[in-house]
RNA sequence: GUGGCUAUGGUUUAAUGGUAGAACAGCGGUUUGUGGCACCGCUGGUUCGGGUUCGAUUCCCGAUAGCCACC
Repeated sequence: GUGGCUAUGGUUUAAUGGUAGAACAGCGGUUUGUGGCACCGCUGGUUCGGGUUCGAUUCCCGAUAGCCACC
């Protein structure tokens, strides 16, 4: 340089174009003499910029980052 794949809470990971879910972690509470376990609740997310659409995590274009193959 060319081609391809991936990007979703702090981490891992779902989501046929129609309310973004789950687990762990964090915070608060119940329980306990204390801690842990258990239970209940809460916070926090679609890499970025455009386009299509009534509606985009999803489709299209571009950018960025990472990975793979070729040279």